[in-house]
RNA sequence: UCUUAUCGAGAGUGGCUGAGGGACAGGCCCGAUGAAGCCACGGCAACCGUCCGCUCACGCGGGAAAUGGUGCCAAUUCCUGCGGAGGAAUUGCCUCCGGGAGAUGAGA
Numbered sequence: 001u002c003u004u005a006u007c008g009a010g011a012g013u014g015g016c017u018g019a020g021g022g023a024c025a026g027g028c029c030c031g032a033u034g035a036a037g038c039c040a041c042g043g044c045a046a047c048c049g050u051c052c053g054c055u056c057a058c059g060c061g062g063g064a065a066a067u068g069g070u071g072c073c074a075a076u077u078c079c080u081g082c083g084g085a086g087g088a089a090u091u092g093c094c095u096c097c098g099g100g101a102g103a104u105g106a107g108a
Stems, first nucleotide, its partner, number of pairs: 001108007012041005020030003024081004042073003047069002050064003053060002077101001082098006
């Protein structure tokens, strides 16, 4: 970089440190009652793998397990961004559908 699946659920304390953080832009939030980062311990969760079940087999929105490999632990992926439909009523709001972007897993 490409392909593919998922993204309205879930889960935090302490120590070090000290001003930023929520991908980007706008908005709106979080933050000295301590951001980000690092460390320790803890937790959530079945994506891969494992075991079981079903299947001749391929395989299966099936079951188990958090001693394996990842991931995650404010707010729907915080909301919107591009296109369309409907509603409201007239300075810009609401709802829905699709797309884009992003994140994570698996494969190449």
Background: A computed fold for a 108-nucleotide RNA from a marine sediment metagenome, annotated as SAM riboswitch aptamer (S box leader). The RNAcentral record of the sequence draws on MGnify. Its mean pLDDT, the model's own confidence on a scale to 100, is 85.